This is a predicted structure of a 41-nucleotide RNA (nadA riboswitch) from a Terriglobales bacterium. The sequence was found by an Rfam model in a public genome assembly. The prediction has a mean pLDDT of 78.
[in-house]
RNA sequence: GCUUUCAACAUCCCCGCUUCGGGUUAGCCGGAGCUGAAGGC
Repeated sequence: GCUUUCAACAUCCCCGCUUCGGGUUAGCCGGAGCUGAAGGC
């Protein structure tokens, strides 16, 4: 650097950040980019 799986960090748990779209309005779903962790190359 590429790729896979994730969110440790959080004034209990959950929630990484920004943005776009959808939506039955919900702690909902999806796209793109970014930060960090672990595995593979």

It matches the Rfam family "nadA riboswitch". For this family Rfam cites "Structural distinctions between NAD+ riboswitch domains 1 and 2 determine differential folding and ligand binding" (Chen et al., Nucleic Acids Res, 2020).